[in-house]
Parts: sequence; structure tokens; C1' cells
RNA sequence: GGGCCCGUGGCUCAGCCUGGUUAGAGCGCUCGACUGAUAAUCGAGAGGUCGUGGGUUCAAAUCCCUCCGGGCCCA
Repeated sequence: GGGCCCGUGGCUCAGCCUGGUUAGAGCGCUCGACUGAUAAUCGAGAGGUCGUGGGUUCAAAUCCCUCCGGGCCCA
């Protein structure tokens, strides 16, 4: 220098290809129930507006471009 993949709650990920209901799950966290107490279990809740900026569109996590960060391959 060239090519490819990834970036979504604190962590690990789904959703993207095929745009459209309020952005979801597990773990973790908080509160409650249960217990003599703890763990386990059960119930409830908080927490992200999707890496950044821009574009297309009635509408973007999803399509297009730029940049940033991480990884892999070629040279």
C1' cells in the first nucleotide's frame, strides 16, 4: 500500500442479507418473595437510541459514503 471481517445495555451476543409495531436475550446489577440466615429458585425494575459524521428515504441498527477503533490475510 491492497483486500476482508467486526463495533448494538456493565459483559457475551441476536437482529442487518429482504428498511416499517415501543431495539431484544442470557449473565451481571437493584428491589421484593421464600429461608433462622445464606445460596438456589421465583417475581418486578433500572440500564443502550445501535462506534463518529454525512447522505438516500415518508421512514435507517438495517442501504450508500467518510472517518475512528479492533482483528485477520496478501505484499
Predicted 3D model of a 75-nucleotide RNA (transfer RNA) from a Candidatus Altiarchaeales archaeon. It matches the Rfam family "tRNA". Its family is annotated with triplet codon-amino acid adaptor activity in the Gene Ontology. About the family: Transfer RNA (tRNA) molecules are approximately 80 nucleotides in length.